[in-house]
RNA sequence: GGGCGAUUGGCGCAGGGGGAGCGCGCCUCCCUUACAAGGAGGAGGUCGCAGGUUCAAAUCCUGCAUCGCCCA
Numbered sequence: 001g002g003g004c005g006a007u008u009g010g011c012g013c014a015g016g017g018g019g020a021g022c023g024c025g026c027c028u029c030c031c032u033u034a035c036a037a038g039g040a041g042g043a044g045g046u047c048g049c050a051g052g053u054u055c056a057a058a059u060c061c062u063g064c065a066u067c068g069c070c071c072a
Stems, first nucleotide, its partner, number of pairs: 001071007010024004018055001026042005048064005
């Protein structure tokens, strides 16, 4: 330098044009003498950045950034 893949809450991931979700974690309450487990509720995301397409973009296209693999 070229090719491919990944980037979504604190962590691990799903979602592939029209509700941003799951598990774990965190907070509050219940339960317990207490802790754990269990039950109920809640907070937390400009979906890596910029631009484009579209009535509408996490999703499609382009560029850039970071990480991983391969080739030279």
Molecule: transfer RNA
Organism: Elusimicrobia bacterium UBA5214